[in-house]
Small-subunit ribosomal RNA, central domain from Marinobacter santoriniensis, 349 nucleotides, folded computationally. The coordinates come from a structure-prediction model, not an experiment, and the mean pLDDT is 90.
Context: one part of a larger RNA
RNA sequence: CUGGGCGUAAAGCGCGCGUAGGUGGUUAGGUAAGCGAGAUGUGAAAGCCCCGGGCUUAACCUGGGAACGGCAUUUCGAACUGUCUGACUAGAGUAUGGUAGAGGGUAGUGGAAUUUCCUGUGUAGCGGUGAAAUGCGUAGAUAUAGGAAGGAACACCAGUGGCGAAGGCGGCUACCUGGACCAAUACUGACACUGAGGUGCGAAAGCGUGGGGAGCAAACAGGAUUAGAUACCCUGGUAGUCCACGCCGUAAACGAUGUCAACUAGCCGUUGGGACUCUUGAAGUCUUAGUGGCGCAGCUAACGCACUAAGUUGACCGCCUGGGGAGUACGGCCGCAAGGUUAAAACUC
Numbered sequence: 001c002u003g004g005g006c007g008u009a010a011a012g013c014g015c016g017c018g019u020a021g022g023u024g025g026u027u028a029g030g031u032a033a034g035c036g037a038g039a040u041g042u043g044a045a046a047g048c049c050c051c052g053g054g055c056u057u058a059a060c061c062u063g064g065g066a067a068c069g070g071c072a073u074u075u076c077g078a079a080c081u082g083u084c085u086g087a088c089u090a091g092a093g094u095a096u097g098g099u100a101g102a103g104g105g106u107a108g109u110g111g112a113a114u115u116u117c118c119u120g121u122g123u124a125g126c127g128g129u130g131a132a133a134u135g136c137g138u139a140g141a142u143a144u145a146g147g148a149a150g151g152a153a154c155a156c157c158a159g160u161g162g163c164g165a166a167g168g169c170g171g172c173u174a175c176c177u178g179g180a181c182c183a184a185u186a187c188u189g190a191c192a193c194u195g196a197g198g199u200g201c202g203a204a205a206g207c208g209u210g211g212g213g214a215g216c217a218a219a220c221a222g223g224a225u226u227a228g229a230u231a232c233c234c235u236g237g238u239a240g241u242c243c244a245c246g247c248c249g250u251a252a253a254c255g256a257u258g259u260c261a262a263c264u265a266g267c268c269g270u271u272g273g274g275a276c277u278c279u280u281g282a283a284g285u286c287u288u289a290g291u292g293g294c295g296c297a298g299c300u301a302a303c304g305c306a307c308u309a310a311g312u313u314g315a316c317c318g319c320c321u322g323g324g325g326a327g328u329a330c331g332g333c334c335g336c337a338a339g340g341u342u343a344a345a346a347c348u349c
Base pairs, nucleotide, nucleotide: 004320005319006318007303008302012317014201015200016199017198021194022193023192025088026087027086028085029084030083031082033081034080035077036076037075038074039073040072041071042070049065050064051063052062053061054060091191092188093187094186095185096183097182098181099180103177104176105175106174107173108172109171110154115149116148117147118146119145120144121143125136126135162169163168206247207246208245209244210243211242215241216240220236221235222234223233258316259315260314261313262312263311266294267293268292269291270290271289272288273287274286275285276284277283278281298305299304322349323348324347331342332341333340334339
C1' cells in the first nucleotide's frame, strides 16, 4: 500500500459556516466523452506457456501456435454515467397564519441571605472541633431590634422538562435579535448532501489595561493532627472569582458514538403543535416534531445497541495500524506570556 476498522480494545476533528473537490431526484429528446461490440494497424526477435521435430535421453537446438494484459485509427450501439436542450414536483427553499421555549444581546428593576458600619436592648462569653487551640470579646463581642452601604447569586416553581450547532443557558420587566415546530394553501423548480484548505464560535483556569471586591478562596500565615504532615480538620487570608475591552483556544469539550438520507415488530411515559370522536372530561383515538424507559429481528468479543441503532444500505469528510520513548525533541506557524498546533527518530520490551 492493500485489506480491516473507529461506544468501552488503537481510532469521530470541541462545534458550526463554507471554497475547491467528491456525490446527486423524476422525465423527453439530442450528443457520444466514459461504456459495450466489430474491424484494421501496431505491440521486434529471443524468453515464458501449448503442440510437434532434431541430437541414444536430458539440458540444449529448432518449427508452428498462443500470449504480448497495451496503444492508435475506424464502424456500429445508446441501457447506464457525463454533457446540451426542454419539462416536472416527491428533495431543498420562499410566502401566509399560529405555537412553545433558562436561545443570544442591551438597559432597568425586586426580594431573601451573607458581610461591614451606625443606633438601641443586654452581659460574659462567642466561635470552632473527633477533642482542642490559634482567632474574636469588659475599649462591651456573640445574641436580639431598627437603620444604612455594597457586591455576588437568584430558594420554591424545577421535571431522564425546555432552548441552543457545540461550549452552554434559570428572579422579574422592556427593547433589539437568531433558530425550531405545526396547519393549510400558493410559489420557485434540484436551487441539494458532504466538505481538504479557510473562516467563525468555543467551559474553567490563565494573561494585558482599567474598574469592582460582599461571600468564597489557590498562594501564604498561624493553630491542630502526626514518627514527620510542605496535606486532610480549624482560624485568618492575597491573586482570582464579578464588569468593560482585548488575548488564550484547551477539557472525561462525553452519547467516550462525524454529518446527511432511505428502509426495518411492538409496548409504556413525557414536552410542543394539529385533527377527529363522543359519555364534554384532570377524557379517548389518530398524527407530527422532540425527549426518556423496555423490547423483537438483526448486530456485537462480550457488555450491550435496538426507528434518537452500535441493524440493513448509500454519499462525503476525519481518524487508527503493538507498548514505552512521546503528544516529547527539532523545525514551521500562532501567542504578551503561560503555552497551543503540526510532529519524528535513536534506543528498548

The full RNA is in RNAcentral, with records from Greengenes. Rfam family: Bacterial small subunit ribosomal RNA. Its family is annotated with ribosome and structural constituent of ribosome in the Gene Ontology. The organism belongs to Marinobacter, within Bacteria.